Notes: Predicted 3D model of a 70-nucleotide RNA (transfer RNA) from a marine eukaryotic metagenome. Its mean pLDDT, the model's own confidence on a scale to 100, is 82. Its Rfam family is "tRNA". Gene Ontology term of the family: triplet codon-amino acid adaptor activity.
RNA sequence: GCGGUGUAGCUCAGCUGGUUAGAGCGCAGAACUCAUAAUUCUGAAGUCACUGGUUCAAGUCCAGUCACCG
Numbered sequence: 001g002c003g004g005u006g007u008a009g010c011u012c013a014g015c016u017g018g019u020u021a022g023a024g025c026g027c028a029g030a031a032c033u034c035a036u037a038a039u040u041c042u043g044a045a046g047u048c049a050c051u052g053g054u055u056c057a058a059g060u061c062c063a064g065u066c067a068c069c070g
Stems, first nucleotide, its partner, number of pairs: 002070005009025004018056001027043005049065005
């Protein structure tokens, strides 16, 4: 110098910018059980890396910065 990645505790999805930001695992509570596990139900958890810009509207587009990978 070039390319890629950055979204929940972890692994990741999120289409051509538009409805409320989601899934699995994990975690908490409840049901079931003598009890545990499994199973079922419910819930919590997010500055979408950071700053700025474009737009009526940005996780998504643009610029810069940072971190990691090649």